[in-house]
RNA sequence: GAAGCUGGCCAGGCAGCCGCCGCUCACUUAGUGAGGGGAGGAAAGUCCGGGCUCCAGAGAGCAGGAUGACGGCUAACAGCCGUACGCCGUGAGGCGAGGAACAGGGCCACAGAGACGAGUAAGCCGCAAGGCGGAUGUGAAACGCGGUAACCUCCAUCCGGAGCAAGGCCAAAUAGGGUAGCGAUAGCGUGGCUCGCGCUGCUACCGGGUAGGUUGCUUGAGCCCAUGAGCAAUUAUGGGCCUAGAUGAAUGGCUGCCGCCUGCUGCGAGGCAGGAACAAAACCCGGCUUAUCGGCCAGCUUCUUUU
Numbered sequence: 001g002a003a004g005c006u007g008g009c010c011a012g013g014c015a016g017c018c019g020c021c022g023c024u025c026a027c028u029u030a031g032u033g034a035g036g037g038g039a040g041g042a043a044a045g046u047c048c049g050g051g052c053u054c055c056a057g058a059g060a061g062c063a064g065g066a067u068g069a070c071g072g073c074u075a076a077c078a079g080c081c082g083u084a085c086g087c088c089g090u091g092a093g094g095c096g097a098g099g100a101a102c103a104g105g106g107c108c109a110c111a112g113a114g115a116c117g118a119g120u121a122a123g124c125c126g127c128a129a130g131g132c133g134g135a136u137g138u139g140a141a142a143c144g145c146g147g148u149a150a151c152c153u154c155c156a157u158c159c160g161g162a163g164c165a166a167g168g169c170c171a172a173a174u175a176g177g178g179u180a181g182c183g184a185u186a187g188c189g190u191g192g193c194u195c196g197c198g199c200u201g202c203u204a205c206c207g208g209g210u211a212g213g214u215u216g217c218u219u220g221a222g223c224c225c226a227u228g229a230g231c232a233a234u235u236a237u238g239g240g241c242c243u244a245g246a247u248g249a250a251u252g253g254c255u256g257c258c259g260c261c262u263g264c265u266g267c268g269a270g271g272c273a274g275g276a277a278c279a280a281a282a283c284c285c286g287g288c289u290u291a292u293c294g295g296c297c298a299g300c301u302u303c304u305u306u307u
Base pairs, nucleotide, nucleotide: 001303002302003301004300005299006298007297008296009295010294012258013257014256015255016254017253018252020038021037023035024034025033026032027031040278044289045288047287048286049285050284051283052163053162054161055160059195060194061193062192064159065158066157067156068155069083070082071081072080073079085096086095087094088093099154100153104152105151106148107147108146123132124131125130167215168214169213170212177206178205179204180203181202182201186200187199188198189197222241223240224239225238226237227236228235229234260275261274262273263272264271265270
């Protein structure tokens, strides 16, 4: 100097004017003023796991589903960390589907006589039927009880369901209407079936009324810093901080300066022009996956050159 690997961070900054939403305070009351705040690293996909709410005062079994080396972390996980093993890479590193093939089944293209227990040719025995025998060649694999289970399956462990459009409260309105069926040996009860338990009506269709407000709703398994323990994931202690809560859906527009990137120009300082991706909260959180313009920091690896 070039090319890489791993981890972490930023997501333009500052200021002014106008506009929107929510909170606090004051004055006042359809409001006004002041102060603070207001969309991401993935908010996306809805793929996992939970918190929370309801079924519900109840469970057991079967079916079904998920996971699969060992140890650890975590609220939990198909996540993360470490160790071993295997594969890829010169390397830093990256990836991994991971119990069982003698419980059983399926599959192994083409080639080959034959691909899971079957067997071709030569040769030997036999009157014959048939038996012994098992070369060469083909192929990834051929008298080896082969390979494959991210094929079914077996084994071990684990697993109720539905979801904020969950649910709660207030208000309002109507027709506790009609028809048909089942009905205690019945029906219903948040995945299916059986048993158990509980309740007393249930199912289908037609018809009618309302569908508004409020809460859930943001203080969290929260974030930042320091120290200790640990290889690490993470955790303990101490200190500090409060950072959207909308509801047809607010979080925006304009201007100036600075910064970043690209191109041109200039000896240089600088000047001019252009650009900035993926993208938008809706109960919350921990992960995974996917998309992406650019920048910064730290550690490590390989190659080349010089000393």
Notes:
Bacterial RNase P class A from Methylobacillus caricis, 307 nucleotides, folded computationally. NCBI's taxonomy places the organism under Bacteria, Pseudomonadati, Betaproteobacteria, Methylophilaceae, Methylobacillus. It matches the Rfam family "Bacterial RNase P class A". Its family is annotated with ribonuclease P activity, tRNA processing and dimeric ribonuclease P complex in the Gene Ontology.